[in-house]
Overview
Model confidence (mean pLDDT): 81 of 100. The part of an RNA shown here (small-subunit ribosomal RNA, 5' domain) has 531 nucleotides and comes from an uncultured bacterium. The RNAcentral record of the full RNA draws on ENA, Greengenes and SILVA.

Context: one part of a larger RNA
């Protein structure tokens, strides 16, 4: 000179955009952060009408519980503890592999079955909850049939990077929810949409392997027995000491093993003509973690922050017999600390979950709030005005200087501040109608187009027009050399000042006040790192 997630000292007028616990991966009160579907199924209610019945009752429609059951809860979000490691970053391999919802290709969706939950009725317990006996339903479970381009076997053909890979034929084994809703409609039975089984490809994410590449210490010099390779069995979606028997005695290492210390990576970000240094907040991509530590279930996918078991500290409740609990989600406490904000609004919009839809949920996220943290932009007035006023400093006492500055005098009204207008833009989308068109017997429903009708936290806010009064708004550091800006008291090696070199010991442009004078301005020093 540039930089900052900055703090501390004066000082502070607006507005836009961003940022905003670097420390104690401390401990957490309280409220909120994951539900959703009734168009999967049985009960159980509100409310209202209507029918049937002499009531009781039962039927439709409708509103809510909660249970079964289906996807979701693996994703958003958080931190940065660990990790020196295929953990990332690149750039490849997988003739060793998965992949729910999507999209695609063919092909089915026959036939039967036995249970439980809510509930009933009863026990235990202080709660948490547990427990017997009985009843019921499903897109919940569980047999049998059918089926091959998938799984195995045996041929052929063609290729290849060692095992081998593709494609044809043959043989053999395995699946499904007879499902919901709508419409024609007495019914039956057709049609549509959502689903449902197996199956090809596909697309998304994911696992795994390998070269290279990014740290400090040799005052770390040796390390290693599942270690290092072989058969063989496990066990994985899949290679593999991934485990396990057995065999061999190997591996690795001065080109830096092992050890120990310190750290998430990167993409970027700061700085610098660049080459480098340095950093790794905020957005973005990988990882790894959810009170410590282990383990597994469930699932297409976890070894799962708001799931479950077990250990352990730690809090909390309890009737003492047992039980509850994990903000490193969002706002907040508490504590540390120099130092980091509201216990706000709203699902209007973008994204996501469920759902056929309307829709319900969403501290993602959109918004406001706090804070000169940081960058940007505006304003604190403009034009005239010399008698060079007053008053301040200095003076050689003649002056000089603050200074056109001030006062007047003539304008503006940014901005603030009141009134009004402004249901602007941000709205695309869904949902009622209309028209066409694909198919169907025929509607129902799909697919395009169009016209109307609702939806907005932000916000009466941006904004625009009236009124207003120069009125309500400038400091802070420095002036001895470096380095831009001088003087007079004060004090006298004291107070003190300082980033070096250095001032102060009686005329200190250095230390204090004061006039002036320089810089930069709602900011400007310090102070700390980095270049």
């Nucleotide at each position: 000179g540039g930089a900052u997630g900055a703090a501390c000292g004066c000082u502070g007028g607006c507005g836009g955009c961003g940022u905003g616990c670097c420390u104690a991966a401390u401990a957490c009160a309280u409220g909120c952060a994951a539900g959703u579907c009734g168009a999967g199924c049985g009960g159980c209610u509100u409310g209202g009408g209507g029918g049937a019945g002499c009531a009781a009752u039962c039927c439709c429609c409708u509103u809510g519980c909660a249970g079964c059951g289906g996807c979701g809860a693996a994703c958003g979000g958080g931190u940065g503890a660990g990790u020196a490691a295929c953990a990332c970053g690149u750039a490849g391999g997988c003739a060793a592999c998965c992949u729910g919802c999507c999209u695609u290709u063919g092909a089915g969706a026959c036939u039967g079955g036995g249970a439980u939950a809510c509930c009933c009725a009863g026990g235990c317990g202080a709660a948490a909850g547990c427990u017997u006996g009985g009843c019921u339903a499903a897109u919940a479970c569980c047999g049998g049939a059918u089926a091959a381009c998938a799984a195995c076997g045996a041929g052929g053909a063609c290729c290849g990077c060692a095992u081998g890979g593709u494609c044809c034929c043959c043989g053999c084994u395995u699946g499904a929810a007879a499902g919901g809703u709508g419409c024609u409609c007495c019914a039956a039975a057709g049609c549509a949409c959502c689903g449902c089984u197996c199956u090809u490809a596909g697309a998304u994410g994911g696992g795994c392997c390998u070269g290279c590449g990014g740290c400090a210490c040799a005052u770390u010099a040796g390390c290693u027995a599942g270690u290092u390779g072989g058969u063989g069995a496990g066990g994985u979606a899949a290679c593999g000491g991934c485990c396990c028997a057995c065999c061999a005695a190997g591996g690795c290492g001065a080109g830096g093993a092992u050890g120990u210390g310190u750290a998430g990576c990167c993409g970027a970000c700061c700085u610098g003509a660049g080459a480098g240094g340095g950093u790794g907040a905020c957005c973005g991509g990988c990882c790894a973690c959810a009170a410590u530590g282990g383990g597994a279930c469930u699932g297409a996918g976890a070894c799962a922050c708001g799931g479950c078991c077990c250990a352990u500290a730690c809090u909390c409740c309890u009737a003492c017999g047992g039980g509850a609990g994990g903000c490193a989600g969002c706002a907040g406490u508490a504590g540390g600390g120099a130092g980091u904000u509201u216990u706000c609004g709203g699902c209007a919009a973008u994204g996501g979950g469920c759902g056929a839809a309307a829709g319900c949920c969403u501290g993602a996220c959109c918004g406001a709030g706090c804070a000169a943290c940081g960058c940007c932009g505006c304003g604190u007035g403009a034009g005239u005005g010399a008698u060079g006023a007053a008053g301040g400093u200095c003076u050689u006492c003649g002056g000089a200087u603050c200074g056109u500055a001030a006062a007047g005098c003539u304008c503006u009204g940014u901005u603030a501040c009141g009134a009004g207008g402004g249901a602007a833009a941000a709205a695309c989308a869904c949902g009622c109608c209309c028209g066409c068109g694909a198919g169907g017997a025929a509607a129902u429903g799909c697919g395009c187009g169009g016209a109307c009708g609702c939806c907005g936290a932000u916000g009466g806010u941006a904004c625009c027009u009236c009124g207003c009064c120069a009125g309500a708004a400038a400091g802070u550091g420095a002036c001895g050399g470096c380095u831009a800006a001088c003087u007079a008291c004060g004090u006298g090696c004291c107070a003190g000042c300082a980033g070096c070199c250095g001032c102060g010991g009686u005329a200190a442009u250095a230390c204090g006040u004061a006039g002036g004078u320089c810089a930069c301005g709602a900011g400007c020093g310090u102070u700390a790192u980095c270049c």